[in-house]
Context: one part of a larger RNA
RNA sequence: CUGGGUGUAAAGGGAGCGUAGACGGAAUGGCAAGUCUGAUGUGAAAGGCAGGGGCUCAACCCCUGAACUGCAUUGGAAACUGUUAAUCUAGAGUGUCGGAGAGGUAAGUGGAAUUCCUAGUGUAGCGGUGAAAUGCGUAGAUAUUAGGAGGAACACCAGUGGCGAAGGCGGCUUACUGGACGAUCACUGACGUUGAGGCUCGAAAGCGUGGGGAGCAAACAGGAUUAGAUACCCUGGUAGUCCACGCCGUAAACGAUGAAUACUAGGUGUCGGGUCGCAUGGCGAUUCGGUGCCGCAGCAAACGCAUUAAGUAUUCCACCUGGGGAGUACGUUCGCAAGAAUGAAACUC
Repeated sequence: CUGGGUGUAAAGGGAGCGUAGACGGAAUGGCAAGUCUGAUGUGAAAGGCAGGGGCUCAACCCCUGAACUGCAUUGGAAACUGUUAAUCUAGAGUGUCGGAGAGGUAAGUGGAAUUCCUAGUGUAGCGGUGAAAUGCGUAGAUAUUAGGAGGAACACCAGUGGCGAAGGCGGCUUACUGGACGAUCACUGACGUUGAGGCUCGAAAGCGUGGGGAGCAAACAGGAUUAGAUACCCUGGUAGUCCACGCCGUAAACGAUGAAUACUAGGUGUCGGGUCGCAUGGCGAUUCGGUGCCGCAGCAAACGCAUUAAGUAUUCCACCUGGGGAGUACGUUCGCAAGAAUGAAACUC
């Protein structure tokens, strides 16, 4: 390379948008590049191959043939691919109507709780643990009542419920705004799928500048435990956690399962729509779109998957090719740094 693979054995890019490229619906006509077919020319000889022949045989030599699967020119075919012209509506998109939603951004606002401050009541403990101690408290703590400050998070509702491409999103209100879904079948007429590079988004931690700081809490300090205890437990506690702007670009970024389309038994929940029928205060049937469980065929090494496929097929991308060395070294790109991305070999089993 080919082949075979990628849920768990090595292997799906963290996610999207999209360039080149690859692939691409139905019917009609033209062209003839690919494709198929005929002719002509060429495809040196020797060698090789097939059939003969000559040295007693063979090696060796000679003759004839086929072949030389190619290239060029030219005549034709038109199913398929391509291309071109005009057309269609089943893919895709738009319009109209409708309901659902923690989708996003910004501003405002609410109550519970923790902490702190002030004042009142009140007195000797509080706190913490397996047990203690450090700690707090007669300078009046803990408890309790009233008032105030400030920050962060939103109990119940809450649900294998919803929304989002993923990361993720949860008090309430308002403004702006994205997408999906259902109905209609009015419009466009293949406008599609995928997507190397590229661009954008991307939890937590971390970094820069400026704010903020209630609680929690790496580091750190002390108390315990212990043979020791640089831990687990306790008392404190700084970065950080929060906000604005800018970086970082990684995660078991997981469904460990790339995207798209079509097809292939059912059963049972649930969420958002529609239609029909009973005659409602709901039930039944059906249909479209999500989200779960069980299960047949099939698949699978097994576990299991099973119309939300890991089944049957097609298209495109990414990735794997024994373990260690190693996601290391070197080089390059990016980054303020931390580091990220790309990514070997010697050697060894």

Predicted 3D model of a 349-nucleotide part of an RNA (small-subunit ribosomal RNA, central domain) from an uncultured Bacillota bacterium. It matches the Rfam family "Bacterial small subunit ribosomal RNA".